[in-house]
Annotation:
The part of an RNA shown here (large-subunit ribosomal RNA, domain I) has 550 nucleotides and comes from a Candidatus Tayloriibacteriota bacterium. Lineage of the source: Bacteria > Bacteria candidate phyla > Candidatus Tayloriibacteriota. The full RNA is in RNAcentral, with records from ENA. It matches the Rfam family "Bacterial large subunit ribosomal RNA".
Context: one part of a larger RNA
RNA sequence: AGCACAUAAUGGAUGCCUUGGUGCCAAUAGGCGAAGAAGGACGUGAUAAGCUGCGAUAAGCUACGGUGAGAGGCAAAUACUCUGUGACCCGUAGAUUUCCGAAUGGGGUAACCUGGCCGAAGUAAUGUUCGGCCGAAUGAGUCUGAAUUCAUAGGACUCAUAUCGCGAGACCGGGCGAAGUGAAACAUCUCAGUAACCCGAGGAAAAGAAAGCGAAAGCGAUUCCGUAAGUAGUGGCGAGCGAAAGCGGAACAGCCCAAACCCAUGGUUUACCAUGGGGGUUGUAGGAGCCCGAUAAAGGGUAGUGCGACGGUUAGGCGAAGCGAAUGGAAAAUCGCUCCAUAGAGGGUGAGAGGCCCGUAACCGAAAACCAAAGCACGCCCGAGGGAUUUCCUGAGUAACACGAUGCACGUGAAACUUCGUGUGAAUCUGUGCCGACCACGGCAUAAGGCUAAAUACUAAUUGGCGACCGAUAGUGAACAAGUACCGCGAGGGAAAGGUGAAAAGCACCGCUGCGAGCGGAGUGAAAUAGAACCUGAAAUUAUGUGCUU
Numbered sequence: 001a002g003c004a005c006a007u008a009a010u011g012g013a014u015g016c017c018u019u020g021g022u023g024c025c026a027a028u029a030g031g032c033g034a035a036g037a038a039g040g041a042c043g044u045g046a047u048a049a050g051c052u053g054c055g056a057u058a059a060g061c062u063a064c065g066g067u068g069a070g071a072g073g074c075a076a077a078u079a080c081u082c083u084g085u086g087a088c089c090c091g092u093a094g095a096u097u098u099c100c101g102a103a104u105g106g107g108g109u110a111a112c113c114u115g116g117c118c119g120a121a122g123u124a125a126u127g128u129u130c131g132g133c134c135g136a137a138u139g140a141g142u143c144u145g146a147a148u149u150c151a152u153a154g155g156a157c158u159c160a161u162a163u164c165g166c167g168a169g170a171c172c173g174g175g176c177g178a179a180g181u182g183a184a185a186c187a188u189c190u191c192a193g194u195a196a197c198c199c200g201a202g203g204a205a206a207a208g209a210a211a212g213c214g215a216a217a218g219c220g221a222u223u224c225c226g227u228a229a230g231u232a233g234u235g236g237c238g239a240g241c242g243a244a245a246g247c248g249g250a251a252c253a254g255c256c257c258a259a260a261c262c263c264a265u266g267g268u269u270u271a272c273c274a275u276g277g278g279g280g281u282u283g284u285a286g287g288a289g290c291c292c293g294a295u296a297a298a299g300g301g302u303a304g305u306g307c308g309a310c311g312g313u314u315a316g317g318c319g320a321a322g323c324g325a326a327u328g329g330a331a332a333a334u335c336g337c338u339c340c341a342u343a344g345a346g347g348g349u350g351a352g353a354g355g356c357c358c359g360u361a362a363c364c365g366a367a368a369a370c371c372a373a374a375g376c377a378c379g380c381c382c383g384a385g386g387g388a389u390u391u392c393c394u395g396a397g398u399a400a401c402a403c404g405a406u407g408c409a410c411g412u413g414a415a416a417c418u419u420c421g422u423g424u425g426a427a428u429c430u431g432u433g434c435c436g437a438c439c440a441c442g443g444c445a446u447a448a449g450g451c452u453a454a455a456u457a458c459u460a461a462u463u464g465g466c467g468a469c470c471g472a473u474a475g476u477g478a479a480c481a482a483g484u485a486c487c488g489c490g491a492g493g494g495a496a497a498g499g500u501g502a503a504a505a506g507c508a509c510c511g512c513u514g515c516g517a518g519c520g521g522a523g524u525g526a527a528a529u530a531g532a533a534c535c536u537g538a539a540a541u542u543a544u545g546u547g548c549u550u
Stems, first nucleotide, its partner, number of pairs: 001549009015535001016499002020470002022467007029459002031166002039100003042055003046078002050074002061094006070082003105114003115134007135164002137161008171202001172200004182189001186236001212219002223250005233241002254451003257395001261278007283429001285394004290387003299382004304378004311371004316364002322337004338355002340344001346358003400424006407417001410436001431446005486493002506534001509521004
């Protein structure tokens, strides 16, 4: 020096564990905010750095319920307190709630600076302190009022507003709108009306009661699912894109205006216009007007407002049945005998517990607040028929057409239909649109006004449940003072870090030593090679000892 073994050290793999994650299901809820939100800053404790709670009434104040012996958060300890006159804790309703933040008196480099008006406290007076109001937008009203005579713009004041900001990177409607990609290149095309961005709404949204479907003598608002069907089509007929009717289901709900005509009021240029009420709402056309006739209420509906039984949510309550022996530090394992079960889900307890504890099954429960709702009341809505077919009405810069686009599965195509832009510009029921160029015949439907529940979509949040999901390099980035420490001017990036023991019983006392560190005794404990750098404790690596080889 090498090799081997042993004993230690270092190290933190592995095993076991789980307070944390993760995915899904069901129910609830689907919002919060100028009555100041979300989110923060700064404070707040006897002692207090962090987290949590709270707000100068500051780990809290009041009332009402629940509960019943301890309590003063995580979090020990000391001091001092509270508590059967019911504390602490849980629930409901209140009070307080600094400053910033939509932030809203003005300003500002957020958590700061600084005003005006009114009132109050205090002062000899001022200073000072306290309370209230003072934002913008939109609508209405009043008063004013330029260039510019009238006017208008503008201004001021008053009143009203669930108006402003946040939220789940969700769902929905609208606007705007790519590219990587595919086409094995690439330009039409595709990706895709996707992503991103903007606006807006709701618990759902959107759509919706045929100017429909489209071929059958038919159907009958919308939405969603299955099928039809990868069909018919479309397509540098490439890549690709891709229906509809019909059928089977889910859920079902229908209505209101404008107009004609009548009445009233107001204006008035005597032509009419405006406002309100009645009337009226459709396609085998309907309505007005005219004629006949019936009665004004019968009846039907209700999606508005109020009350609201039953029920539910927000604290809780009750809840069966086991002992002995041996081993062991400890029994719940073992052995013996035994009991309950509408409860043998699960968790805990010194090792595997139906009968020890918490629970579980079943059942019960609210002073207060909230949800939902049968029903009731009020309000509101609808509300008889026939005849005749002379007159009137039935949504106009609309339909349609031309050109240019757009959406339709449909790329300009034979391209209908839809919706826009520009231009032209009808008809009035003997009307008009459509039935995939167009025409005929035959059919279908009544545009140019509006509302409408359910079936459907989603899940940040709350509650409950489940997993051939993870088990600390995994699972969230985060099981721990984690969006923390730290990095960056900033946008932003972003960790590491779990385990003594059943119980601190966390090593009194003694010795060495620097009044050390560390160790040796002693003691606790089942165990201290479980001693806090603490379960187990692999490997690389280090030390010591022994053996062998040289």